[in-house]
Predicted 3D model of an 80-nucleotide RNA (c-di-GMP-I riboswitch aptamer) from a Desulfobacteria bacterium. The prediction has a mean pLDDT of 86. The sequence was found by an Rfam model in a public genome assembly. Lineage of the source: Bacteria > Pseudomonadati > Thermodesulfobacteriota > Desulfobacteria.
RNA sequence: CUGUGAAAAAGGCAAACCUCCCGAAAGGGUGGGACGCAAAGCCUCCGGUCCCGUUUCUGCGGGAUAGCGGGGUUUCCAAA
Numbered sequence: 001c002u003g004u005g006a007a008a009a010a011g012g013c014a015a016a017c018c019u020c021c022c023g024a025a026a027g028g029g030u031g032g033g034a035c036g037c038a039a040a041g042c043c044u045c046c047g048g049u050c051c052c053g054u055u056u057c058u059g060c061g062g063g064a065u066a067g068c069g070g071g072g073u074u075u076c077c078a079a080a
Stems, first nucleotide, its partner, number of pairs: 004078002012037002017032002020029003035067001041073003045070003048065007
């Protein structure tokens, strides 16, 4: 450096649910809370899913999801 994640350490994130706020919706944010996570850090480039519009096309446009998968990029620790 590349690949990998067995054990451990230091720390990190935070599902469901509850609160308040934002949004037409999908959904997002704050605080609480932990199901889990080695990228559950970041980026919608590809596919999937979800919402909305168009209105008949198996299309097109807009949005959401990075905790659906792939890809890009940065990265803690470490046995073989």